[in-house]
Context: one part of a larger RNA
RNA sequence: UGACGGGGGCCCGCACAAGCGGUGGAGCAUGUGGUUUAAUUCGAUGAUACGCGAGGAACCUUACCUGGGCUCAAAUGUAAGUUGACAGUUUCUGAAAGGGAAUUUUCUUCGGACAAUUUACAAGGUGCUGCAUGGUUGUCGUCAGCUCGUGCCGUGAGGUGUCGGGUUAAGUCCCAUAACGAGCGCAACCCCUACUCUUAGUUGCCAUCAGAUAAUGCUGGGGACUCUAGGAGAACUGCCUACGCAAGUAGAGAGGAAGGUGGGGAUGACGUCAAAUCAGCACGGCCCUUACGUCCAGGGCUACACACGUGCUACAAUGGCCGGUACAGAGGGCAGCCACCUGGUGACAGGGAGCGAAUCUCUAAAGCCGGUCUCAGUUCGGAUCGAAGUCUGCAACCCGACUUCGUGAAGCUGGAAUCGCUAGUAAUCGCGCAUCAGCCAUGGCGCGGUGAAUACGUUCCCGGGCCU
Numbered sequence: 001u002g003a004c005g006g007g008g009g010c011c012c013g014c015a016c017a018a019g020c021g022g023u024g025g026a027g028c029a030u031g032u033g034g035u036u037u038a039a040u041u042c043g044a045u046g047a048u049a050c051g052c053g054a055g056g057a058a059c060c061u062u063a064c065c066u067g068g069g070c071u072c073a074a075a076u077g078u079a080a081g082u083u084g085a086c087a088g089u090u091u092c093u094g095a096a097a098g099g100g101a102a103u104u105u106u107c108u109u110c111g112g113a114c115a116a117u118u119u120a121c122a123a124g125g126u127g128c129u130g131c132a133u134g135g136u137u138g139u140c141g142u143c144a145g146c147u148c149g150u151g152c153c154g155u156g157a158g159g160u161g162u163c164g165g166g167u168u169a170a171g172u173c174c175c176a177u178a179a180c181g182a183g184c185g186c187a188a189c190c191c192c193u194a195c196u197c198u199u200a201g202u203u204g205c206c207a208u209c210a211g212a213u214a215a216u217g218c219u220g221g222g223g224a225c226u227c228u229a230g231g232a233g234a235a236c237u238g239c240c241u242a243c244g245c246a247a248g249u250a251g252a253g254a255g256g257a258a259g260g261u262g263g264g265g266a267u268g269a270c271g272u273c274a275a276a277u278c279a280g281c282a283c284g285g286c287c288c289u290u291a292c293g294u295c296c297a298g299g300g301c302u303a304c305a306c307a308c309g310u311g312c313u314a315c316a317a318u319g320g321c322c323g324g325u326a327c328a329g330a331g332g333g334c335a336g337c338c339a340c341c342u343g344g345u346g347a348c349a350g351g352g353a354g355c356g357a358a359u360c361u362c363u364a365a366a367g368c369c370g371g372u373c374u375c376a377g378u379u380c381g382g383a384u385c386g387a388a389g390u391c392u393g394c395a396a397c398c399c400g401a402c403u404u405c406g407u408g409a410a411g412c413u414g415g416a417a418u419c420g421c422u423a424g425u426a427a428u429c430g431c432g433c434a435u436c437a438g439c440c441a442u443g444g445c446g447c448g449g450u451g452a453a454u455a456c457g458u459u460c461c462c463g464g465g466c467c468u
Stems, first nucleotide, its partner, number of pairs: 007468007015458002019421005026313008034304002042053002064299007076122009088103006106113002124288002127286003133282002135277003138273001140271001145184006151160003164175003190265004195233007205222002209220003236259001239253001240251004315414001319373007331362003336355002340351004380411001385406007427450007
């Protein structure tokens, strides 16, 4: 000077408490450990690994294993030499890759061009080292801190400033002060959202006028309204009251769409963990070079006495099933989205308009109104298994999704323990997108619908900040 303390003081945070819903028990999905295996490729391992890299493992991917091949190689360049081919077609062998045979076979201004091949030099490596590195990322933590210049103090390390009294979400601001200033952070500037005005009305809208229809902004027309997307305004403790030197605090105050950071996002200081990544990429060093390179077929990454994490579905009546009926937002679409018609119980198939889209299309469910079931392992629950199918794809045996019929397991609310959340949040309901032929998506990222309870308080648990 720091760090630490089952030392002290002050203060924060879904940290506790107060509440609501979960996990831990069941079945399944998924990741991991372990075991097994020819291989079950590699990495990630307290918080900060474990629905993580992977935003798509049937082949490919693929790095692993088994077997079969190639050796300047899958690609490109330079130099020299050689050839007029190479490719294609046919054919033999083969699982394919590969290997063999036959056949066809350039241009030219003669300088060469083009292509192949040989030689030489450059290759290739998801091999090792993240403890040699760059770049990127996680975490403490969106915590309020971390420093510098000059001055002053100290022999010096260093201190002061940054402490003290208030205040704040904040080293935020005020007062005081051997300090005075400044920088990186905080805040603001940026984006979305909530309100108003204005500009512009097409593909959006339809109040008024007219036409038309079984009906519909359908048509003429209109810019009022909704909306769309450009601009501007609006919130600043500005006003009032109380307290205070001030900063500021309090008020179900006024006004206002919004009130004290209005709500969200982006934004992550100096540094810590020799944290993670040599397998995204780059790169030093080391290693392999008829193989640790490379091509192909098949298998594996999907195994299964078991253990753990994260999820989905349930155990039911605030419910299940049947019939009728209503309302979104945000996105996507041409090898696509597919209206509508027909067939099929259905997955889907056969026809077939529109739309590269504010124009066409993909678009709700919970809800509401009726009916039924009456507390049961059930009309709950759907695992598992059998049969028949649909679709994608060269190909669904290992190892796809979906449909129909049958089957109908465990499960009656879960021990110790443990997680999330403070408002349009939790809970609950569906919809979309990326990846993608298809899909093991119950995952991830978004979108809207319905919509709570509770916070006395800071003694205690955890993490953090300041002073001592």